[in-house]
The RNA shown here (transfer RNA) has 77 nucleotides and comes from a Candidatus Bathyarchaeota archaeon. The RNAcentral record of the sequence draws on ENA.

RNA sequence: GGGGCUGUAGUCUAGUACGGUAUGACGACGGGCUCCAGACCCGUAGGCCGCCGGUUCAAAUCCGACCAGCCCCACCA
Numbered sequence: 001g002g003g004g005c006u007g008u009a010g011u012c013u014a015g016u017a018c019g020g021u022a023u024g025a026c027g028a029c030g031g032g033c034u035c036c037a038g039a040c041c042c043g044u045a046g047g048c049c050g051c052c053g054g055u056u057c058a059a060a061u062c063c064g065a066c067c068a069g070c071c072c073c074a075c076c077a
Base pairs, nucleotide, nucleotide: 001073002072003071004070005069006068007067010026011025012024020057028044029043030042031041032040050066052064053063054062
């Protein structure tokens, strides 16, 4: 220098192929149960999807640039 994959709540993750305002688990908080706690059960909050721009009525999803991580190839010595 060229190419590929990945980036989504505190953590992990589904959703991208078919564009239609995001899924589950753990964790947190509240309640139930219990003498108390754990386990178990119920509920609540928390993310606009790495970042900027474009296309579109509408973008996590399509297109482009950039950033970060991992991998492959090439180049130099």

Rfam family: tRNA. About the family: Transfer RNA (tRNA) molecules are approximately 80 nucleotides in length.
The same sequence occurs in records of 2 taxa.